This is a predicted structure of a 1427-nucleotide RNA (small-subunit ribosomal RNA) from Bathycoccus prasinos. RNAcentral holds the sequence, with entries from ENA. Its mean pLDDT, the model's own confidence on a scale to 100, is 85.

RNA sequence: AUGGCUCAGAUUGAACGCUGGCGGCAGGCCUAACACAUGCAAGUCGAACGGUAACAGGAAAAAGCUUGCUUUUUCGCUGACGAGUGGCGCACGGGUGCGUAACGCGUAUACAAUCUGCCUCUUACUGGGGAAUAGCCUUUGGAAACGAAGAAUAAUACCCCAUGGUAUCUAGAUUUCGCAUGAAAUUUGGAUUAAAGCUUCGGCGGUAAGAGAUGAGUAUGCGUUCUAUUAGCUAGAUGGUGUGGUAACGGCACACCAUGGCAACGAUAGAUAGGGGCCCUGAGAGGGGGAUCCCCCACACUGGUACUGAGACACGGACCAGACUCCUACGGGAGGCAGCAGUGAGGAAUAUUGGACAAUGGGCGAAAGCCUGAUCCAGCCAUGCCGCGUGCAGGAAGACUGCCCUAUGGGUUGUAAACUGCUUUUAUACGGGAAGAAACCCAUCUACGUGUAGGUGGCUGACGGUACCGUAAGAAUAAGCAUCGGCUAACUCCGUGCCAGCAGCCGCGGUAAUACGGAGGAUGCAAGCGUUAUCCGGAAUCAUUGGGUUUAAAGGGUCCGUAGGUGGAUUGGUAAGUCAGAGGUGAAAGCCUGCAGCUCAACUGUAGAACUGCCUUUGAUACUGCUAGUCUUGAAUUAUUGUGAAGUGGUUAGAAUAUGUAGUGUAGCGGUGAAAUGCAUAGAUAUUACAUAGAAUACCGAUUGCGAAGGCAGAUCACUAACAAUAUAUUGACACUGAUGGACGAAAGCGUGGGGAGCGAACAGGAUUAGAUACCCUGGUAGUCCACGCCGUAAACGAUGUCUACUAGCCGUUGGGACUCUUGAAGUCUUAGUGGCGCAGCUAACGCACUAAGUAGACCGCCUGGGGAGUACGGCCGCAAGGUUAAAACUCAAAUGAAUUGACGGGGGCCCGCACAAGCGGUGGAGCAUGUGGUUUAAUUCGACGCAACGCGAAGAACCUUACCUGGCCUUGACAUGCAGAGAACUUUCCAGAGAUGGAUUGGUGCCUUCGGGAACUCUGACACAGGUGCUGCAUGGCCGUCGUCAGCUCGUGUCGUGAGAUGUUGGGUUAAGUCCCGUAACGAGCGCAACCCCUAUCCCUAGUUGCUAGCAGUUCGGCUGAGAACUCUAGGGAGACUGCCGGUGACAAACCGGAGGAAGGUGGGGAUGACGUCAGGUCAUCAUGGCCCUUACGGCCAGGGCUACACACGUGCUACAAUGGUGCGCACAGAGGGCUGCAAACCCGCGAGGGGGAGCCAAUCUCACAAAACGCAUCGUAGUCCGGAUCGCAGUCUGCAACUCGACUGCGUGAAGUCGGAAUCGCUAGUAAUCGUGAAUCAGAAUGUCACGGUGAAUACGUUCCCGGGCCUUGUACACACCGCCCGUCAAGCCAUGGAAGCUGGGAGUGCCUGAAGUCCGUCACCGCA
Repeated sequence: AUGGCUCAGAUUGAACGCUGGCGGCAGGCCUAACACAUGCAAGUCGAACGGUAACAGGAAAAAGCUUGCUUUUUCGCUGACGAGUGGCGCACGGGUGCGUAACGCGUAUACAAUCUGCCUCUUACUGGGGAAUAGCCUUUGGAAACGAAGAAUAAUACCCCAUGGUAUCUAGAUUUCGCAUGAAAUUUGGAUUAAAGCUUCGGCGGUAAGAGAUGAGUAUGCGUUCUAUUAGCUAGAUGGUGUGGUAACGGCACACCAUGGCAACGAUAGAUAGGGGCCCUGAGAGGGGGAUCCCCCACACUGGUACUGAGACACGGACCAGACUCCUACGGGAGGCAGCAGUGAGGAAUAUUGGACAAUGGGCGAAAGCCUGAUCCAGCCAUGCCGCGUGCAGGAAGACUGCCCUAUGGGUUGUAAACUGCUUUUAUACGGGAAGAAACCCAUCUACGUGUAGGUGGCUGACGGUACCGUAAGAAUAAGCAUCGGCUAACUCCGUGCCAGCAGCCGCGGUAAUACGGAGGAUGCAAGCGUUAUCCGGAAUCAUUGGGUUUAAAGGGUCCGUAGGUGGAUUGGUAAGUCAGAGGUGAAAGCCUGCAGCUCAACUGUAGAACUGCCUUUGAUACUGCUAGUCUUGAAUUAUUGUGAAGUGGUUAGAAUAUGUAGUGUAGCGGUGAAAUGCAUAGAUAUUACAUAGAAUACCGAUUGCGAAGGCAGAUCACUAACAAUAUAUUGACACUGAUGGACGAAAGCGUGGGGAGCGAACAGGAUUAGAUACCCUGGUAGUCCACGCCGUAAACGAUGUCUACUAGCCGUUGGGACUCUUGAAGUCUUAGUGGCGCAGCUAACGCACUAAGUAGACCGCCUGGGGAGUACGGCCGCAAGGUUAAAACUCAAAUGAAUUGACGGGGGCCCGCACAAGCGGUGGAGCAUGUGGUUUAAUUCGACGCAACGCGAAGAACCUUACCUGGCCUUGACAUGCAGAGAACUUUCCAGAGAUGGAUUGGUGCCUUCGGGAACUCUGACACAGGUGCUGCAUGGCCGUCGUCAGCUCGUGUCGUGAGAUGUUGGGUUAAGUCCCGUAACGAGCGCAACCCCUAUCCCUAGUUGCUAGCAGUUCGGCUGAGAACUCUAGGGAGACUGCCGGUGACAAACCGGAGGAAGGUGGGGAUGACGUCAGGUCAUCAUGGCCCUUACGGCCAGGGCUACACACGUGCUACAAUGGUGCGCACAGAGGGCUGCAAACCCGCGAGGGGGAGCCAAUCUCACAAAACGCAUCGUAGUCCGGAUCGCAGUCUGCAACUCGACUGCGUGAAGUCGGAAUCGCUAGUAAUCGUGAAUCAGAAUGUCACGGUGAAUACGUUCCCGGGCCUUGUACACACCGCCCGUCAAGCCAUGGAAGCUGGGAGUGCCUGAAGUCCGUCACCGCA
């Protein structure tokens, strides 16, 4: 940078967790259109009718009798009224969202193609007659539901006759109008159809017709989800004529005729879904939704059907079929909550079987009125929105206490509380108390047009004694939830210890967790707060606004070309797009704005704006379109001149390879890292001659040329096509791009037939290897070649689609042309290609840059996180192989590009180091010493573990040390400080005990003093505390090791880069060195290097004892003495070395090489000195220290034991294996150290270790202290020895309280392994290795270790290929814990998702066939009736 994931906001018909004071306004089955108990949700009218079952009144009669009461009967007489006839309503209101992708909905039109009950207005009429039927009565079937028969009866039920118009039909005429079919009006003739009564006498009805209003029906334009892995669909289908049907048009239905109709602008099919006003979100464009309220549609258990009616194919009607439930006498019947409540079920989840018709509205009625789960109210629920409260003010010693923290000083909770004063909203108690009510109706009055209008009074409240108001008392009645690692406001302690747990993403937790759990504190919101779920936003992350495509996902392999999109110059017309004005519509509610009403707000009322849209109409004409002309610059054609590995077919050439024949010739050839398989004495390879065959074309040859791409290469012929330039002519926009489609398309592969030299998948053999189904070798089949036909893909790449225009230059090269001259292997200009560099610009960068990845335009393809996967399924193509189109489940929080710094590489270049090589000596084998591991043990204390642990801490474990074990003891303690009391301190002796310790006992009263006391020390007591070598070196300080004495590590300023970063520090030389020089966008600086410091090598000066002695003198012959100050030496100070000089090389530099001089020569030799950092390197047991842990013990004291064990393994050493040696004798030469708790001489004793002794010395004086190897002589003669000395025995010495476990040394005896060491490995470059001895620290004693000292004193280095380590530059990288990295696949166990599986069982749709209910229409000499 790309790109995904995630969060902060708003939202909800929500749910869950914790919590919960009040009120207002809203909302409340999103799931099972699942099944429903019970009640209610549609009736009303007696002013249509016959009537009288119930109730009431009245009348009459009878009976009982208490003479006015009761009972019975009768009377429809009255109020009324069950059932019935009839009228109106039941098609509204209410519910739900199954179906529906549709004229269903939305919007705009149309009906000259329509209907409309009740209502309003207007006109006309309302005459005469008739026959039935229910109820009721009688009989009767059935369990019931429900019927059947007979008789009588009414109507505003039904029928007939009359009358009738502008009604309907038919045949004409006239006028007016319309876009067309046509419409309207007037008129003439003919045909057909009406009515109902009731009454309180006011009226209400009835019929016909016209108009209105309302409601309904129908048609049309446009808009309206996803899938092409659904591409073809359609038979009444598309149209016509005619008929039927309907309120009405129409294939709506039917007969006949024609063969149409729809579809890539997505038909058909499948999936999903009621649509809209609106709601949520958003800056908007958009995205998501369709609860409540309003409009439309659809449905009413599922499917079908019609009837009645103005209106239905009817939620609480009918019929049939089906499923389910219920009743039953088993014969048969009944039902439909998606109305309001309610029940069960489902579910995370959604309320009362409430009140009232008081209001609003609806039905019926003349009205009173009745009905109304519509509606108005109440109940439940923090479900949402809004409002209020849980007190307010003062009060600091910033109180005590408590919780918490702490550096123990304090901080914080915190003005918080206490305390003082004030208030009383809400809740509680008591009292008062509305508006919503105006009507109808009743009474009364007024006006007039006498049935209308108005006035006054009266009646009516479910909510509800509710809202509201007043009074009383008292801070009284009222705070939680989440979070506190970052995003994101808010921090500490304790617990836990990769456990328990957290988590939206990143991630947190493995003993110091601001991330888990608790606490204290804090932050945020608040009657709520969190979580979960949904949708939008952030996401420019589908990009119209507003994205990309060389390398990040993404340019089709290439071209042709259809539809489509886009299109040169100019003139006229038109007005479709476009722009402007006007009209209609865009329901109300909602959003927005103003005002108003509830105390505010939510909520509500009212007015406005808006509704970005659609339709009609009038105008404008720049641009686009359409249309009619014209033009030449785009494009094309022709002509001329050229170009090329452009294509196809034929002919032909030489070299090479192989094979064959013949000759010469002899033992190998061939092949490889090395070999072998293979070929060859039956004559190979080699060589000569001839012949045959197939394939490919050296040189030329090139950042060359040609072609659309793939691709194309010997020569030549024929045919075909292309391109470029030049100039005239011709056509006159004929152009560009291009979905679907077509053609071409490397290699491999496939089919048929040829061909086959070489090469060569598969295969065989030989090697390599742990293996080697590979790389290497020997063979070798398909194939490679040709013809014809398939395949259709490649990193088919410039990883860059095609076309057009514009935008600095420079240098090559190919083809053509023009000009110039000095005519050439010329120069200049130009055009078409093809390369390199580079400016502006662009790009994330790399880079691109007139051949764009720049600036613009046109068109097409493609992309949207990684994996799953270019896979599965389906379709298409293919002979097959396979290709093309192309998902999902699931899973991760990343995957990716470019560049940067490191690290790494069995990458490259340069360089260094005892790194290798060249040498010398070792280790590894033996014995012993010592350390470690392991094992053992009561304990074998602890630490250190590649280099960089292992003779390390330990410069020294018998006790001590000592930290470990066993046992015995102590508890303010062995040690420190503070308090109180007592006592000087101290000391002698004895007893018990292993000792610690305990008991007894003797002597002693000190020092200072201001006389009060004080200091030191000892004992006793209580508490604060001591103590811990207990844990954590991964909490730390300090110190140390290591890379590495390697040459590096950085900074300031500047510059470059979007940035990380780079530059400097790289480059050319040079050095031990980032040492120095030169160059240089760098210039300077710091820590390192070097130097300054110490020792050593030469000389000088000064000084001369304890050191020295040349010359002089003496001498006991010893620098011993005098003397000397020269020398050595000692220890202070100087000099000297700097590439300074010369020559050469180098770049005139730095520097290097050689030389001179010099004691020393190129940092002279050695030491000290260790940059930034790395290794969580080592050490809590040197010390210090945070945290944790123990406190009659994990502290302290004591005795004994252990650290010293011993099958074994490893490291480091010593001694050897011998003759360069051993042994014996003789004999010479150092340096540096130590010494008073010491070193100790001479002399004596002992074989010796040592003992006695004690001179001298606090040391250039004395002493440890004889140096040894070397050298000289003698002996041993290659052997387990005269080598080697382990082990063991005996006897001793010394130290020490004490040598048993467990010291060192001495003497005598004993005499093991070992004859030079496998693989492997270590040190060393000169006074070094090797070898020889000496000293010191520690230390009573106890070195083969360590540190130091000198003596003798080598060999080798060609060189940097290789091994190891390191430095610089560069390159690749998928590494960054950095190659001990990262990472791939199988397998095991568990889990998740998706398949297969013997089988089992559903859903949806189409088509064909069989059966066929109800119903509608039709038919019939059917049947019934006929007015």